This is a predicted structure of a 508-nucleotide part of an RNA (small-subunit ribosomal RNA, 5' domain) from Actinotalea sp. K2. Its Rfam family is "Bacterial small subunit ribosomal RNA". Its Rfam clan is "SSU clan". Its mean pLDDT, the model's own confidence on a scale to 100, is 84.
Context: one part of a larger RNA
RNA sequence: GGACGAACGCUGGCGGCGUGCUUAACACAUGCAAGUCGAACGGUGAUCUUGGUGCUUGCACCGGGUGAUCAGUGGCGAACGGGUGAGUAACACGUGAGUAACCUGCCCCCGACUCUGGGAUAACUUCGAGAAAUCGGAGCUAAUACCGGAUAUGAGACGUACAGGCAUCUGUAGCGUCUGGAAAGAAUUUCGGUCAGGGAUGGACUCGCGGCCUAUCAGCUAGUUGGUGGGGUAAUGGCCCACCAAGGCGACGACGGGUAGCCGGCCUGAGAGGGCGACCGGCCACACUGGGACUGAGACACGGCCCAGACUCCUACGGGAGGCAGCAGUGGGGAAUAUUGCACAAUGGGCGAAAGCCUGAUGCAGCGACGCCGCGUGGGGGAUGAAGGCCUUCGGGUUGUAAACCCCUUUCAGCAGGGAAGAAGCGAAAGUGACGGUACCUGCAGAAGAAGCGCCGGCUAACUACGUGCCAGCAGCCGCGGUAAUACGUAGGGCGCAAGCGUUGUCC
Numbered sequence: 001g002g003a004c005g006a007a008c009g010c011u012g013g014c015g016g017c018g019u020g021c022u023u024a025a026c027a028c029a030u031g032c033a034a035g036u037c038g039a040a041c042g043g044u045g046a047u048c049u050u051g052g053u054g055c056u057u058g059c060a061c062c063g064g065g066u067g068a069u070c071a072g073u074g075g076c077g078a079a080c081g082g083g084u085g086a087g088u089a090a091c092a093c094g095u096g097a098g099u100a101a102c103c104u105g106c107c108c109c110c111g112a113c114u115c116u117g118g119g120a121u122a123a124c125u126u127c128g129a130g131a132a133a134u135c136g137g138a139g140c141u142a143a144u145a146c147c148g149g150a151u152a153u154g155a156g157a158c159g160u161a162c163a164g165g166c167a168u169c170u171g172u173a174g175c176g177u178c179u180g181g182a183a184a185g186a187a188u189u190u191c192g193g194u195c196a197g198g199g200a201u202g203g204a205c206u207c208g209c210g211g212c213c214u215a216u217c218a219g220c221u222a223g224u225u226g227g228u229g230g231g232g233u234a235a236u237g238g239c240c241c242a243c244c245a246a247g248g249c250g251a252c253g254a255c256g257g258g259u260a261g262c263c264g265g266c267c268u269g270a271g272a273g274g275g276c277g278a279c280c281g282g283c284c285a286c287a288c289u290g291g292g293a294c295u296g297a298g299a300c301a302c303g304g305c306c307c308a309g310a311c312u313c314c315u316a317c318g319g320g321a322g323g324c325a326g327c328a329g330u331g332g333g334g335a336a337u338a339u340u341g342c343a344c345a346a347u348g349g350g351c352g353a354a355a356g357c358c359u360g361a362u363g364c365a366g367c368g369a370c371g372c373c374g375c376g377u378g379g380g381g382g383a384u385g386a387a388g389g390c391c392u393u394c395g396g397g398u399u400g401u402a403a404a405c406c407c408c409u410u411u412c413a414g415c416a417g418g419g420a421a422g423a424a425g426c427g428a429a430a431g432u433g434a435c436g437g438u439a440c441c442u443g444c445a446g447a448a449g450a451a452g453c454g455c456c457g458g459c460u461a462a463c464u465a466c467g468u469g470c471c472a473g474c475a476g477c478c479g480c481g482g483u484a485a486u487a488c489g490u491a492g493g494g495c496g497c498a499a500g501c502g503u504u505g506u507c508c
Base pairs, nucleotide, nucleotide: 001508002507003506004505006504007503008502009501010500013375014374015373016372017371018370019368020367021333026331027330028329030328031327032326035076036075037074040073041072043070048065049064050063051062052061053060054059083286084285085284093210094209095208096207097206098205099204102203103202107199108198109197111195112194113193114192115149116148117147118146124139125138126137127136128135129134155179156178157177158176159175160174161172162171163170164169212258213257214256219249220248221247224246225245226244227243228242229241230240231239261283262282263281264280265276266275267274268273288309289308290307291306292305311322312321313320314319339365341364342363343362347361348359349358350357351356378408379407380406381405388399389398390397391396412449414444415443416442417441418440422435425432426431452497453496454495455494456493457478458477459476463492464491465490466489467488473480474479
C1' cells in the first nucleotide's frame, strides 16, 4: 500500500447493486416451511335443477341429475428443494482412467401384449378400554389395493454350437430342459398398465496422481495379509463366516497425536509464491446424542419408524408428547450480525388430463454507511480586502472571494398530476403484477433541507500563540514533557481524505 462476512470511536443527505451469528452443532415459546389427485375407489352429501304425490298455492315427502366439502382405501411425491460444517487426513475432495463386477422411478425410441377368475380390508355401523395419546372385539363394502389360472416375441439358470475378446468372460430373432408376469378409468382427441431391448439422466464401486503440522509419535497389525469354499449385495471385495497358509505396512515417514469439510475460486504479489475457502456454483458429511432397520427406483431418511440416553412438557400417576444446523422470532454466549413482513405476478419444483392446489424454494419489501459504485450539500461575479477571531516587530499580517451583496441554476430530498415494462401464459369471457401508485415523465417553490473525521517533531503533506512544568499527559518506531514544548491540553491557521474519517484485529 492492498484486502475484509468485520468490530469500536466521532460523524452522517440520497440512490443503485450486493451483503449481514465468524461465538454456544447452546436451549427453544408461537406461526408457517409437503402436499396433491374424485378422470383409481366405496362412502358423505352443501348448492342448483327436474319428475311425481299430498295440497293450508308454497310447504312437506319420494325419485333422478349436477356435484362444493370432508375423513378413509389407493397412486405419485415426500430421498428434490432449504439449513449447517459438528465429524472426517479419508478414494472425503480435485483430476484422469476403469466396471468382461453394477443399478436407474418419472422422460424418449422400438417390439409384443392388456385374457379369465377369487377372497379380503379400511372408511361406515355397533360394543368396549383409556384422563389423554390411542387401542381392541363383532358386522358390511369398493378399487388402477391384494391373490390365483391361461398365454410368451422374449427374460433368468444349466448344457451345447459359432464368432469375438482382456483371465474370469461377451455376443448370436442359434438349439434343448426348467421357472415366473398385465388393470382399468374417461371418452372428442387421449391418459394409463405389463414384459423385453435401447437411449438419456442420476447413482454405486475400483484404481493412478495431487493437496496440513508434528519424530519431544519408530515401529504398527490378528480379520491382521493372502488362498479355498460359502453367505450377503444391484455389484467386485475379509464386506461377513468356516478352514488353511504366515503374511501385510513402515525414514519415499507406517502407527500415534494435533488441526481441518474438499474444490471451482477469493485476497495479495511483476511473477514465483503466500494466505483464505464468507457470499455464488460442484461434491461430501450431519439433522437432540448413540444405534438399528422398514418402505421404496432411490434413504439407513432434517419437518418418517423402532430402541437406548440426556433434556423439556402434559398427566386423572396407570401412561403419553417433543426435537428450528428450514423461514421469521426468543433466551443465552459474544466486540458483533436483520422482519414473528408481502406474494405465488414471474422463474423453478410436487401432484393433477386440465382448471387448479401446495411451495419461508424463489421473487420482492423492511432494518444496518457492513461493502462497492454514483450523486448532492450550489454556480458565476464580488475588495472599503467589512466586522469578528488569531498572530504581531503595533507598521501590519492572516482567516479571505471566504462572508455580506448582485445575477443565476434546481440535481437529490419535498409537494402535485400522469404512470409502466416485467404477461410468455391461463381462462369461454370478464379478467389476471407481490413489488407498487414503485421506477419513469411533467409541473411547482426556494440556495432553500444536507460536513465531518484524522493529522500538523522526523519517518510524513501541514506552525504559531497561550496553558502546563518529568505534573497532567502523548506515543507505530525514534522518542516528547523537569518555565519560552511546532511532540501534552486549548485556540487560530494549515494538510489529508470525505458521507465518511480514524483506531483495533487478521492476511499478503